Transfer RNA from an Alphaproteobacteria bacterium, 76 nucleotides, folded computationally. Lineage of the source: Bacteria > Pseudomonadati > Pseudomonadota > Alphaproteobacteria. It matches the Rfam family "tRNA". Gene Ontology term of the family: triplet codon-amino acid adaptor activity. Rfam classes the family as a transfer RNA. Rfam's curators write: Transfer RNA (tRNA) molecules are approximately 80 nucleotides in length.
RNA sequence: AGGGGUGUAGCUCAGUUGGUAGAGCAUCGGAUUCCAAAUCCGGCGGUCCCGGGUUCAAGUCCUGGCGCCCCUGCCA
Numbered sequence: 001a002g003g004g005g006u007g008u009a010g011c012u013c014a015g016u017u018g019g020u021a022g023a024g025c026a027u028c029g030g031a032u033u034c035c036a037a038a039u040c041c042g043g044c045g046g047u048c049c050c051g052g053g054u055u056c057a058a059g060u061c062c063u064g065g066c067g068c069c070c071c072u073g074c075c076a
Base pairs, nucleotide, nucleotide: 001072002071003070004069005068006067007066010025011024012023013022019056027043028042029041030040031039049065050064051063052062053061
């Protein structure tokens, strides 16, 4: 340099045809327990990587960048 993949909650990841942003774990509170663990119930938590565009409406479509991973290649 070229090609492919990927980016959504603190972590791991879903998100269907463009139409209310979600789950598990973690965390916080409660129940239970002599205490704790486990279990159960509930709560909190989001600039959907960034900018622009299309649209009544964008995590999703188009476009320009950035980070990470893999493959190929160049110089020394």